[in-house]
Context: one part of a larger RNA
Molecule: small-subunit ribosomal RNA, central domain
Organism: Nitrososphaerota archaeon
RNA sequence: UUGGGCCUAAAACGUCCGUAGCUCGUUCAGAAAGUCCUUGGUGAAAGCAACUGGCUUAACCAAUUGAAUUGCCAAGGAAACUACUAGACUAGAGACUGGAAGAGGUUAGGGGAAUUUCAGGGGUAGCGGUGAAAUGUUAUGAUCCUUGAAAGACCACCAGUAGCGAAGGCGCCUAACCAGGACAGUUCUGACAGUGAGGGACGAAAGCUGGGGGAGCGACCCGGAUUAGAUACCCGGUUAGUCCCAGCCGUAAACGAUGUGGACUUGGUGUCCUAGCACCUAAGUGGUGCAGGGGUGCCGUAGGGAAGCCGUUAAGUCCACUGCCAGGGAAGUACGCUCGCAAGGGUGAAACUU
Numbered sequence: 001u002u003g004g005g006c007c008u009a010a011a012a013c014g015u016c017c018g019u020a021g022c023u024c025g026u027u028c029a030g031a032a033a034g035u036c037c038u039u040g041g042u043g044a045a046a047g048c049a050a051c052u053g054g055c056u057u058a059a060c061c062a063a064u065u066g067a068a069u070u071g072c073c074a075a076g077g078a079a080a081c082u083a084c085u086a087g088a089c090u091a092g093a094g095a096c097u098g099g100a101a102g103a104g105g106u107u108a109g110g111g112g113a114a115u116u117u118c119a120g121g122g123g124u125a126g127c128g129g130u131g132a133a134a135u136g137u138u139a140u141g142a143u144c145c146u147u148g149a150a151a152g153a154c155c156a157c158c159a160g161u162a163g164c165g166a167a168g169g170c171g172c173c174u175a176a177c178c179a180g181g182a183c184a185g186u187u188c189u190g191a192c193a194g195u196g197a198g199g200g201a202c203g204a205a206a207g208c209u210g211g212g213g214g215a216g217c218g219a220c221c222c223g224g225a226u227u228a229g230a231u232a233c234c235c236g237g238u239u240a241g242u243c244c245c246a247g248c249c250g251u252a253a254a255c256g257a258u259g260u261g262g263a264c265u266u267g268g269u270g271u272c273c274u275a276g277c278a279c280c281u282a283a284g285u286g287g288u289g290c291a292g293g294g295g296u297g298c299c300g301u302a303g304g305g306a307a308g309c310c311g312u313u314a315a316g317u318c319c320a321c322u323g324c325c326a327g328g329g330a331a332g333u334a335c336g337c338u339c340g341c342a343a344g345g346g347u348g349a350a351a352c353u354u
Stems, first nucleotide, its partner, number of pairs: 004325003007308002012322001014202004021195003025089003029085002033082002035078008048066003052062003092192001093189003096185003104178007111155002115151008126137002163170002207248006216242002221237004259321006267299008276290005303310002327354003336347004
């Protein structure tokens, strides 16, 4: 508890694009489908209401009148709103031009410290590791110093409640190509828009298939310790994997645990991008201040909220559209369908129990 909800109690699809559907700015005219008005027809009876009558009364029954039957059909009208037709507009949306910003993406080339290994030289007894040790390594010369080479992975400082991206995510340098956003404009189109069931695309890590690669790290595994035990934490090794190419998988505390778009509602203070104005100026692509647009933080008014808290980046006040929730467990299980090579994913119950 269907006139309710979804940050944290159950509940916002991981994200975007988009079909149907739903919803949609200002204005003129037309027509009249929805809508509204009038009239007529129809809408059985019983029932209901009023009144009259019949059973001695009442219940009950009957007559008359009314109301209701919220509907349907036809004719005539109205034209505000919605839909429709034909125009117009620019405040939404999009395009164009301009100079800026960015770890946005893809590809190619280049660079760097470190690590490991190998080779040369120097050098001698330990090194390594820990709470303490041991396994390990070392006179076939280690650790250490030094010179050179090779390999793979990564990109310190700068680095920032900084930036970019729809999300996942993105960080050495350079180039090419591709994409998005912000700002500015006395430019253009003229509602072209919002959301979005199905559908499509993208989607961390792990995992899978084939081929490469393999320095470091390192599930599994093997040793050494610790311990009552130690299938662990600590130590020494080490395989998949981590990396690249091609193809799958499609899930995460995919989180702001907050769907998308729009409108409205006191402020203060940082910071990033942008384009102005004023002043200063060593006149520099400089400095300071002020107000504008867009992002990103903090604090807070009203208001909201169970509270924590949110608070113009709303969880405030409203509108449009979508998704989802309905006590706990059984269970994200079973069955069926579907996708996948598999792992498994998607959809998704009930009995029973409390």